[in-house]
Formats: sequence, C1' cells, structure tokens
RNA sequence: CAUCGAGAGAGGCUGAGGGAACCGGCCCUGUGAAGCCUCGGCAACCUGCCCCAGCGCAAGGUGCCAAACCCGGCCGGGCGCAAGCCCGGGAGGAUG
Repeated sequence: CAUCGAGAGAGGCUGAGGGAACCGGCCCUGUGAAGCCUCGGCAACCUGCCCCAGCGCAAGGUGCCAAACCCGGCCGGGCGCAAGCCCGGGAGGAUG
C1' cells in the first nucleotide's frame, strides 16, 4: 500500500478444548476441540504464458478451506419514552 459479506474437507494419530488477545455476547465441540500427518480442494497476491491483450489461461511460491475478521467495545449520524436497533468510519487483527 491492497484486500478482508464470495469460495473451498475427507482420512489417520491424539484426546478437551476452540472461534487472535482482554471484556461482553453468541456459537462450534466426545456424532471428537486444538495440534500433527496424508490426500483433496478454494482463490488468484506474487509468478509463468499468450507480440504487455484481457473480465485471459496455468497453478510453481504464499495463503486459506464453520458462522462477515462470528458480533460488539471507540467516534459520528439516524430512529426510539427507554431498553436498544440501523448506517458510516475508526482502532485492533489476518493475508499478500
């Protein structure tokens, strides 16, 4: 700096947690969490190719394969008697 509402899971080992961290919520999980291994897949950032042409092709290097980065926390706006709800942005994070 760019992107983050799309997409993509089986088997083996193992055995209790997991969804980044803190708080709150919500959810996944012995019909097997996380981790590791094997195989498979998604995507197209880098890369390669086509006369540098595209909304192109490929898939070597990364990445990824529950839920919007699962949602909120801070700021602004709208609605509401209120609780709260909605929209936009930010912070933080992930990947390149």
The RNA shown here (SAM riboswitch aptamer (S box leader)) has 96 nucleotides and comes from a soil metagenome. It matches the Rfam family "SAM riboswitch aptamer (S box leader)". Gene Ontology term of the family: regulation of gene expression.